Predicted 3D model of a 339-nucleotide part of an RNA (large-subunit ribosomal RNA, domain IV) from a Bacteroidota bacterium. The organism belongs to Bacteroidota, within Bacteria.

Context: one part of a larger RNA
RNA sequence: UCAUGGUUAAGGAACUAGGCAAAAUCGCCCUGUAACUUCGGAAGAAAGGGCGCCCCCGCUUCAAAACGGGGGCCGCAGUGAAAAGAUCCAAGCGACUGUUUAUCAAAAACACAUGGCUUUGCUAAAUCGAAAGAUGAUGUAUAAGGCCUGACACCUGCCCGGUGCUGGAAGGUUAAAAGGAGAUGUUAUUCCGAUUUAUCGGAAGAAGCAUUGAAUUGAAGCCCCAGUAAACGGCGGCCGUAACUAUAACGGUCCUAAGGUAGCGAAAUUCCUUGUCGGGUAAGUUCCGACCUGCACGAAUGGUGUAACGAUUUGGAUACUGUCUCAACCAUGAGCUCG
Repeated sequence: UCAUGGUUAAGGAACUAGGCAAAAUCGCCCUGUAACUUCGGAAGAAAGGGCGCCCCCGCUUCAAAACGGGGGCCGCAGUGAAAAGAUCCAAGCGACUGUUUAUCAAAAACACAUGGCUUUGCUAAAUCGAAAGAUGAUGUAUAAGGCCUGACACCUGCCCGGUGCUGGAAGGUUAAAAGGAGAUGUUAUUCCGAUUUAUCGGAAGAAGCAUUGAAUUGAAGCCCCAGUAAACGGCGGCCGUAACUAUAACGGUCCUAAGGUAGCGAAAUUCCUUGUCGGGUAAGUUCCGACCUGCACGAAUGGUGUAACGAUUUGGAUACUGUCUCAACCAUGAGCUCG
C1' cells in the first nucleotide's frame, strides 16, 4: 500500500450518474391499521406495547408441562449468542404467475387468459415427403390451421381512390389447338424458237407432294363491374369575419377516396425547449399537476383509464448509516525488509 472483517467524536446523502455499498428493520404474542379497490385485496399497511428469573394462587392433569392472575429479584442489555421484512408517497410501462439473449442485455421484449378476422364439410384445410405414406386426429366447425390484439372497465370514428383478397360475367385483349382463303417450289403435258432430228433453250402449267399461310373459332388471367379496413394502408390547404384588443361559433374558395371523431397530449412521442403557469426545494435541465402552439398522439400496427402484481424505470420522504465533510484505529491475509 492492497484485500477481507470490525469500531468511530460532531454532522447525517453534504457523496454520487444514481443512497452504489454499508448501516438500519427483522422472531413470537397483543393492540391497531389509511387512500384506493375488480370487495378478493391493499395488509406483516402504517403506528405502538410485551418477552429474563423466583414465589404464590387459579385452571388443567394421575403427576407435570402449558395458560391466566398477583407479588418479588438481577443486569448496560431478557427472541441477552446465531438465524429472521426497512417503510411510506407519487408517476411511467407491462394486467397478473410465467419465458428469454448457456458465456456483457431479465426488460417496457416474448408468452398469456380475452377479443377479432380468415381458411377448412373430412380422403378437411395446413405441413413433411418425387411416392407410398405420415402429422393434423383415432379429432369433425363449441374442431383444426394462419394472422393480429393482449386481464378487466368504457370504447373502437371517417375513407374501398391505390395495393391485396372475395364475387361477377356482358364486352375488349388472348396461348396451345382448330381452320384453311390464298401464295410459293417441283413438274406430266402443251406452246414457241433453234437446229446436229434427236436434243437444246424459253413460256404457260393440271394432279400430287412440299413449304408457307389470311379470315374465323378459342380458357384462365388482365382490362372491366361490385364488395371488403379487428385486410396492407390513409385520415388537407388558403382567405375573410363579432360594438376595445385578441380570438373566430360563422362565411368563401381550391383539392381529396376521405380530410383525425372520442379520448389523451412538451408524452418511452415536443425540434424550437430548461415552452409557460402552479407544487415540492434556500436553490429543481429531472419529478408531479395543468395549459395546447400535437416539428411528427390517436382508436385491436388498438385509444383512454385501472385494483393487484414487478430482482422493472423515474421523482420525493422518514429511519439509518464512514457514501461523504475527512479521515483514524484494530484484527487477519498478501505485499515489503532480513534470514